[in-house]
RNA sequence: GUACGAAAACGGCAAACCCAUUGAAAAGUGGAGACGCAAAGCUAUAGGGGCUAAUGUGGAUAAGUACACGAUGCCAGCCAGUUGCCGAA
Numbered sequence: 001g002u003a004c005g006a007a008a009a010c011g012g013c014a015a016a017c018c019c020a021u022u023g024a025a026a027a028g029u030g031g032a033g034a035c036g037c038a039a040a041g042c043u044a045u046a047g048g049g050g051c052u053a054a055u056g057u058g059g060a061u062a063a064g065u066a067c068a069c070g071a072u073g074c075c076a077g078c079c080a081g082u083u084g085c086c087g088a089a
């Protein structure tokens, strides 16, 4: 240095539920709370995968409306890319 993750140290993050708030939704943010995490740091105009379906399009309907399609909206706590703390075998 690369791979790896035992015991520990300094510490860090925070799932679900609940409250407030933004949003059509997915989801985001703040509070509260810990299921877990060695990258649960960062990256969503490099890639795969997943979620939602407002605008729009399509046919149905007298209309209201429901249905289908569809990211330009999201997810990094799915894989991935990238940087990085500590340390035995």
Stems, first nucleotide, its partner, number of pairs: 004087002012037002018031005035077001041082003047079002049075003056069003060065001